Bacterial RNase P class A from a Pseudomonadota bacterium, 328 nucleotides, folded computationally.
The prediction has a mean pLDDT of 77.
A source record names the gene rnpB.

RNA sequence: CGAGUGGGCUAGGCAAUCGCGCGGCCCGCACCAUGGCGAAGGCUCGGCGUGGCGUGGGAGCGAGGAAAGUCCGCACUCCACAGAGCAGGGUAGCGGGUAAUGCCCGUCCGCCGUGAGGCGAGGACUAGUGGCACAGAGACCAAUCCCGGCCCUCCACAAGGAGGGUGCUGGGGGUGAAAAGGCCAAACUCUACCUGGAGCAAGCCCGAGUCGGGACGUUGACGCUGCUCGCCGAGUCCCAGGUUGGGCGCCAAGAGCCGCCGGGCAACCGGCCGGCCAAGAGAGAUGAUUGCCCUCGACAGAAUGCGGCUUAUCGGUCCGCUCGGUCU
Numbered sequence: 001c002g003a004g005u006g007g008g009c010u011a012g013g014c015a016a017u018c019g020c021g022c023g024g025c026c027c028g029c030a031c032c033a034u035g036g037c038g039a040a041g042g043c044u045c046g047g048c049g050u051g052g053c054g055u056g057g058g059a060g061c062g063a064g065g066a067a068a069g070u071c072c073g074c075a076c077u078c079c080a081c082a083g084a085g086c087a088g089g090g091u092a093g094c095g096g097g098u099a100a101u102g103c104c105c106g107u108c109c110g111c112c113g114u115g116a117g118g119c120g121a122g123g124a125c126u127a128g129u130g131g132c133a134c135a136g137a138g139a140c141c142a143a144u145c146c147c148g149g150c151c152c153u154c155c156a157c158a159a160g161g162a163g164g165g166u167g168c169u170g171g172g173g174g175u176g177a178a179a180a181g182g183c184c185a186a187a188c189u190c191u192a193c194c195u196g197g198a199g200c201a202a203g204c205c206c207g208a209g210u211c212g213g214g215a216c217g218u219u220g221a222c223g224c225u226g227c228u229c230g231c232c233g234a235g236u237c238c239c240a241g242g243u244u245g246g247g248c249g250c251c252a253a254g255a256g257c258c259g260c261c262g263g264g265c266a267a268c269c270g271g272c273c274g275g276c277c278a279a280g281a282g283a284g285a286u287g288a289u290u291g292c293c294c295u296c297g298a299c300a301g302a303a304u305g306c307g308g309c310u311u312a313u314c315g316g317u318c319c320g321c322u323c324g325g326u327c328u
Base pairs, nucleotide, nucleotide: 001324002323003322004321005320006319007318008317009316010315012293013292014291015290016289017288018287020062021061022060025058026057027056028055029054031052032051033050034049035048037046038045039044064299068310069309071308072307073306074305075304076199077198078197079196088195089194090193091192092191093107094106095105096104097103108122109120110119111118112117123190124189128188129187130184131183132182145173146172147171148168149166150165151164152163153162154161155160203248204247205246206245212239213238214237215236216235218233220232254277256276257275258274259273260271261270262269263268294297
């Protein structure tokens, strides 16, 4: 220098203007609740503090490495549940990590690669069932296409020849991936281990109105009139349910991130050492315009949270390693 291999980081930048969303920030205003204080004095007024709600302004913050697929695994919630077994589903060398996993790490074996390295659906066909294309005589309790071996008989002095028998630890050839011995469980199956079902629109709480139930009244209307009772209606209060709606779950703090120290080959664990951290709703915000600059900018956007895997992705950059060439 070229080719490759393993891993990390980044995801156009800056400025101005306008706009959107949010709350455990600040200020103003309005309302409600509450506690002191003061005034007047029975039912009031004034002002202060605190809290809540609404509104206006300010400041702050505002998508990702995959927010995606929803493929695994947890947390959390509701339902179900005596115990054991079967069925169904899942996993599969061995060991370790973890909240857990089908994830990760280490290692053995197999395959691929000159190598760095990559890939592996790597328990069991001495339980049963099933399958093995083409070629080949025969392909799965089998068979005899060619040759050979052994035994017997005959011919021959002999070398040898002919006939018959015998599968001979099935000896050689030929066919084939595989031929008396196998292969296949990404064939049924067996073995070991794991495994209840739904999912945040889960689910929990508060609860207008209407309807329903109850209690107490009554100026109402009805039953010819009067009285009493009843019934209906209206009113007040209470109860249940839970609709519209509101709150919580749920968004700032935890299986969090970085650094240091210690343990471990590593994944990872520990310290309670130092520092950092608010997108979050109405399934609806997270943007637009202009200017300048550059290497001209990909894939794509949260909806309970978290750990993985997989898939998509213009480029840039850093580190380790391998092979080849050249120069010193």